[in-house]
RNA sequence: AGAGUAAAAAUGCGUUCGUGAAGUGCCUGCUGAACGGGGAGUUGUCAGUGGGACGAAAAGCUACGGCUUGCGGUUCGUAUUUUGCAUCCCGCU
Repeated sequence: AGAGUAAAAAUGCGUUCGUGAAGUGCCUGCUGAACGGGGAGUUGUCAGUGGGACGAAAAGCUACGGCUUGCGGUUCGUAUUUUGCAUCCCGCU
């Protein structure tokens, strides 16, 4: 000097929930988890939970059971692309 990965993001497809407003996003307390092959590990990341602020797109049909088309920083799965393991020590080439 280099390799390697968990994962993250965007988009497509399918799908869940909501549209009687939960969820997402924002601020904050607490708890926990993960972080190249091994060890350590943050003021970074993620998850759970309490509190706070903000806040929305409905329309059509109906046999009145629902259905369809939309909408939402909606859930999950999958494919593609991109990014890629703070930092420290050791190992490998």

A computed fold for a 93-nucleotide RNA from uncultured Ruminococcus sp., annotated as THF (Tetrahydrofolate) riboswitch aptamer. It matches the Rfam family "THF (Tetrahydrofolate) riboswitch aptamer". About the family: Tetrahydrofolate (THF) riboswitch was first reported for Ames et al. as an RNA motif in 5' untranslated (5'-UTR)regions of folate transport and biosynthesis genes in Firmicutes genomes. Its family is annotated with tetrahydrofolate metabolic process in the Gene Ontology. The literature on the family includes a 2014 paper in Chem Biol by Trausch and Batey, "A disconnect between high-affinity binding and efficient regulation by antifolates and purines in the tetrahydrofolate riboswitch". The prediction has a mean pLDDT of 75.